[in-house]
This record gives sequence, structure tokens and C1' cells, in this order.
RNA sequence: GCUGACGUAGCUCAACCCGGCAGAGCACCUGUUUUGUAAACAGGUGGUUAGGGGUUCAACUCCCCUCGUCAGCU
Repeated sequence: GCUGACGUAGCUCAACCCGGCAGAGCACCUGUUUUGUAAACAGGUGGUUAGGGGUUCAACUCCCCUCGUCAGCU
């Protein structure tokens, strides 16, 4: 230099393929329980879907550019 895959909550990952309400577990917060803590149970908060632009009634999803990580080729 060329090619491919990936980037979503604090963390690990779904949803993408075939465009249609952004979710789960853990963590965190509150409450119950306990002498107290942990555990357990109940409830709750948390997202510029890497960034920008385009297509569309509608984009995490499709297209283009940029950035980052990983892999392959030279």
C1' cells in the first nucleotide's frame, strides 16, 4: 500500500441477514429481610447504536467518506 471482519448501556453481548417501539445478563441505585454485612427477593436508573453525510414515510440495519481494533496479502 491492498483486501476482509468488527465498533450498540459501566462490562459481556443480542437485534442487522430480509429497514418498522433499541433489549438481555452482570454491575449500579432504592426497598424488604439481617444485630450488621454478604446472599436472596421486589422495583428502578442508565444509549449521539464509533464520527459525518446520503437514500427513505421510517436507518443500529442499505450506500459513501473518516477514525479505531483485529486478521490476511504484498

This is a predicted structure of a 74-nucleotide RNA (transfer RNA) from a Myxococcales bacterium. RNAcentral holds the sequence, with entries from ENA. The prediction has a mean pLDDT of 81. Taxonomically the source falls in Myxococcales (Bacteria, Pseudomonadati, Myxococcota, Myxococcia). Its Rfam family is "tRNA". Rfam describes the family as follows. Transfer RNA (tRNA) molecules are approximately 80 nucleotides in length.